A computed fold for a 127-nucleotide part of an RNA from a Planctomycetota bacterium, annotated as small-subunit ribosomal RNA, 3' minor domain. The prediction has a mean pLDDT of 81. The sequence was found in a public genome assembly.
Context: one part of a larger RNA
RNA sequence: CACCGCCCGUCAAGUCAUGGGAGCCGGUAAUGCCUGAAACGCCUCGCGGCGCUACGGCAGGACCGGUGACUGGGACUAAGUCGUAACAAGGUAGCCGUAGGGGAACCUGCGGCUGGAUCACCUCCUU
Numbered sequence: 001c002a003c004c005g006c007c008c009g010u011c012a013a014g015u016c017a018u019g020g021g022a023g024c025c026g027g028u029a030a031u032g033c034c035u036g037a038a039a040c041g042c043c044u045c046g047c048g049g050c051g052c053u054a055c056g057g058c059a060g061g062a063c064c065g066g067u068g069a070c071u072g073g074g075a076c077u078a079a080g081u082c083g084u085a086a087c088a089a090g091g092u093a094g095c096c097g098u099a100g101g102g103g104a105a106c107c108u109g110c111g112g113c114u115g116g117a118u119c120a121c122c123u124c125c126u127u
Base pairs, nucleotide, nucleotide: 003090005087008083009082011080013077014076015075016074018072019071020070023067024066025065026064027063028062031059032058033057034056040051041050042049043048093114094113095112096111097110098109099108100107101106
């Protein structure tokens, strides 16, 4: 490069990370129950008995990681689609809250704000 400007959202394509997700797989520590070796403790003159416990088994949960049909939005990407919401009074001023509605930007109602243009009036300040 200055309105032949700027710019918004849906939709389509690609890439990335991520939420949900029937489940599936793996790990960690602990809990309850069962079993209960050795050592140790207690009883015993002794044999032996009892107690505690490791390993092992069972159960229901907790936490962490991976994977998962499908699904939600997000970010980004010269030249895709539909419209044109915003920026000028942006062609219905805009924005905020709220409710309803709509392919989408949005639209409508109610309340609020001026960070609205224009016109007129009032007050104040300067000249």